[in-house]
Predicted 3D model of a 504-nucleotide part of an RNA (small-subunit ribosomal RNA, 5' domain) from a metagenome. It matches the Rfam family "Bacterial small subunit ribosomal RNA". Gene Ontology terms of the family: ribosome and structural constituent of ribosome. The RNAcentral record of the full RNA draws on SILVA.

Context: one part of a larger RNA
RNA sequence: GGACGAACGCUGGCGGCGCGCCUAACACAUGCAAGUCGAACGAGAGAGAGGGAGCUUGCUUCCUUGAUCGAGUGGCGAACGGGUGAGUAACGCGUGAGGAACCUGCCUCAAAGAGGGGGAUAACAGUUGGAAACGGCUGCUAAUACCGCAUAAGCGCACAGCAUCGCAUGAUGCAGUGUGAAAAACUCCGGUGGUAUAAGAUGGACCCGCGUUGGAUUAGCUAGUUGGUGAGGUAACGGCCCACCAAGGCGACGAUCCAUAGCCGACCUGAGAGGGUGACCGGCCACAUUGGGACUGAGACACGGCCCAAACUCCUACGGGAGGCAGCAGUGGGGAAUAUUGCACAAUGGGCGAAAGCCUGAUGCAGCGACGCCGCGUGAGCGAAGAAGUAUUUCGGUAUGUAAAGCUCUAUCAGCAGGGAAGAUAAUGACGGUACCUGACUAAGAAGCACCGGCUAAAUACGUGCCAGCAGCCGCGGUAAUACGUAUGGUGCAAGCGUUAUCC
Numbered sequence: 001g002g003a004c005g006a007a008c009g010c011u012g013g014c015g016g017c018g019c020g021c022c023u024a025a026c027a028c029a030u031g032c033a034a035g036u037c038g039a040a041c042g043a044g045a046g047a048g049a050g051g052g053a054g055c056u057u058g059c060u061u062c063c064u065u066g067a068u069c070g071a072g073u074g075g076c077g078a079a080c081g082g083g084u085g086a087g088u089a090a091c092g093c094g095u096g097a098g099g100a101a102c103c104u105g106c107c108u109c110a111a112a113g114a115g116g117g118g119g120a121u122a123a124c125a126g127u128u129g130g131a132a133a134c135g136g137c138u139g140c141u142a143a144u145a146c147c148g149c150a151u152a153a154g155c156g157c158a159c160a161g162c163a164u165c166g167c168a169u170g171a172u173g174c175a176g177u178g179u180g181a182a183a184a185a186c187u188c189c190g191g192u193g194g195u196a197u198a199a200g201a202u203g204g205a206c207c208c209g210c211g212u213u214g215g216a217u218u219a220g221c222u223a224g225u226u227g228g229u230g231a232g233g234u235a236a237c238g239g240c241c242c243a244c245c246a247a248g249g250c251g252a253c254g255a256u257c258c259a260u261a262g263c264c265g266a267c268c269u270g271a272g273a274g275g276g277u278g279a280c281c282g283g284c285c286a287c288a289u290u291g292g293g294a295c296u297g298a299g300a301c302a303c304g305g306c307c308c309a310a311a312c313u314c315c316u317a318c319g320g321g322a323g324g325c326a327g328c329a330g331u332g333g334g335g336a337a338u339a340u341u342g343c344a345c346a347a348u349g350g351g352c353g354a355a356a357g358c359c360u361g362a363u364g365c366a367g368c369g370a371c372g373c374c375g376c377g378u379g380a381g382c383g384a385a386g387a388a389g390u391a392u393u394u395c396g397g398u399a400u401g402u403a404a405a406g407c408u409c410u411a412u413c414a415g416c417a418g419g420g421a422a423g424a425u426a427a428u429g430a431c432g433g434u435a436c437c438u439g440a441c442u443a444a445g446a447a448g449c450a451c452c453g454g455c456u457a458a459a460u461a462c463g464u465g466c467c468a469g470c471a472g473c474c475g476c477g478g479u480a481a482u483a484c485g486u487a488u489g490g491u492g493c494a495a496g497c498g499u500u501a502u503c504c
Base pairs, nucleotide, nucleotide: 001504002503003502006500007499008498009497010496013376014375015374016373017372018371019369020368021334026332027331028330030329031328032327035076036075037074040073041072044069045068048065049064050063051062052061053060054059055058083287084286085285092212093211094210095209096208098206102204103203107200108199110197112195115149117147118146124139125138126137127136128135129134155180156179157178158177159176161174162173163172164171165170185192186191213259214258215257220250221249222248225247226246227245228244229243230242232240262284263283264282265281266277267276268275269274289310290309291308292307293306312323313322314321315320340366342365343364344363348362349360350359351358352357379409380408381407382406389400390399391398392397413445416439417438418437419436423431448493449492450491451490452489453474454473455472459488460487461486462485463484469476470475
C1' cells in the first nucleotide's frame, strides 16, 4: 500500500448492486416450510334438475340424475429442493484412467404381448378397553391393492455344441434341450395408463495412478491382521462376512500415534514465483439431539419416516404417553458482533394431475443495518468598505478572506403535483402507483473525522511544569513544549474518517 462476512469511537443527506451468528453442531414458545390425484376404488355428504304419490296448493315423502366436498384404500412424490460443517488426514476431495465386476423410477426409440379366474381388507356398522396417545373383537364391501392359472417374440437358470475374438479370469454371435417368471384398467372415445425385452439418455455405486496440514520431545504397528481354497452375501468386485490352511502385510520414500482441518472451482495479495484464505455463488462429501439398527422403495440406512438405547423437555387420572428449527421467521443464552414471528406464487424452477388447478419460507420481492463497492448532492458566477467577530501582534499590522454580507443565476437529490412502464405469448404483476418522464416551487432540508517534532502533507498562542498526559518507531513533558490539553490557523480524506484484529 492492498484486502475484510468485520468490530469499536465520533459523525451521518440520497440512490443502485451486493452482503449480514465467524461465538454455543447451545436449548427452543408459536406459525408456516410436502403434497397431490375423484380420469384407480367403494362408502358418505350434497347445491341443483327431472319424474311419481299424498294432500293442508306449497309442504311432506319416494325414485332417478347430479356440479361439488372429501375421511379411508390405492398411485406418484416425499431420497429433490432448503440448512449446517460436528465428524473426516480419507480414494473424502481434485485430476487422469478402468470395468471381460455393476444398477438406474420418471423420459426417448424399437419390437412383442395384455386371456381367464380367486380370496381378502380398510372405510362403514355394532360392541368393547384406555385419562390420553392409541387400540381389541364381530360383521359387510371395492379397486390400477393382493394371489394362483394360461401364453413367452424376447429374457433368466442348467446342460452340452459351433464360429469369431481377446491382456488372464474369459467376451460376443448363432442354433438346441429342459426349466422359470408377466400384465390393469380408466375414459369426456380424442386418448391416458399397465407387462416383459432391448437400446439410449440421465443419475448413481465400485476400483486404480498422482496430488492433498503440523509434530520423531510419536519408531515400531497389525490377528480378519496379509494371502489362498471353499461357501455365503451384494446391483457388482472384494476378508465384505464365515470355515479351514499358510505366515504373512505396513514402516525413516515416516508406518503407528497425537494435534489440527470438510475438499475444490475460486477469493485476497504479489511484476511473477509464491504466500494466505475456503464468507457469499457453483461442484463434491458428511451430518440432522447423542449412539445403534433395519424396513419401504428405482433410489435412503432417510432433517420435518420407523424401531431400540441414552440425555433433556413436556402431558398424565401415575397405569402410560409426546417431542427434536444445523428449513423460514422468531425467543432465550453465549458473544466485540450479525436482520422481519413481512408480501406473493406475478416470474423462474420443482411435486402431483389428462387438464383446470393445488402445494412450494425453493424462488421472486419488500423491511432492517454506511457492513462493503459504485454513483450523486450539500450550490454556481460576480463581489474589497479587504466589514464585524475571532486569533495573534514588534500595536504599525497580519491571518481567517471573495470567505461572509450583497447582487445575478440554477434545481441534481430530498419535498409537492400530474402521467406512468418493461418484466407477460390471449389472460394473470407480489414488487408498486415502484422505476422513469413532466411541471411548479424555495439556496432552501443535507459535513464530518483524523492529523500538523522526524518518518509524513500541515504552526502559532495560552495552560501545565518528568505532573497531567502522548506514543507505530525514534522519543516528547523537570517554567518560553511546533510532540501533553485548549484555541486560532493549516494539511489530508470525505458520507465518511480514525482505531483495533487478521492476511499478503
Record summary:
The coordinates come from a structure-prediction model, not an experiment, and the mean pLDDT is 84.